RNA sequence: CGCCGAACCGGCCAGGUCGAUGGCCGGACGGGGAACCCGACAGACUUGGGGUGAAUCGCGCCGACCCCGGCGUGUAGGGCGCCGACCGCUUCCCGCCCGAACCCGACAGCUAACCCCGCAGGCGU
Numbered sequence: 001c002g003c004c005g006a007a008c009c010g011g012c013c014a015g016g017u018c019g020a021u022g023g024c025c026g027g028a029c030g031g032g033g034a035a036c037c038c039g040a041c042a043g044a045c046u047u048g049g050g051g052u053g054a055a056u057c058g059c060g061c062c063g064a065c066c067c068c069g070g071c072g073u074g075u076a077g078g079g080c081g082c083c084g085a086c087c088g089c090u091u092c093c094c095g096c097c098c099g100a101a102c103c104c105g106a107c108a109g110c111u112a113a114c115c116c117c118g119c120a121g122g123c124g125u
Base pairs, nucleotide, nucleotide: 001124002123003122004121008027009026010025011024012023013022014021029118030117031116032115033114038109048107049104050103051102052101057074058073059072060071061070062069063068077098078097079096080095081094084092085091
């Protein structure tokens, strides 16, 4: 400097200044809970249910089998890039990647007022 992501901006304090770090406050951004109305209510009920996120759903092989785990290969979906086409809204083609992880704790449809929370982390040159 650039990328993913909401994760950025400003103020005050922490021995004198800058920076970093930490705490607090405000704004922006992001997420959850929560009425009427609507939906659902024949259902399910431990094989519980739900949330953040693009990260869902298959197939094959191996671990003796199921569960579970590992490996491989696809896939819903997601990110970046280049040229071209189209067009000023963006889409398509192509190339390279991702297609995870975690949380709530018996409990949540939607949902105005209202309430609560996050503001990290990782990567490339």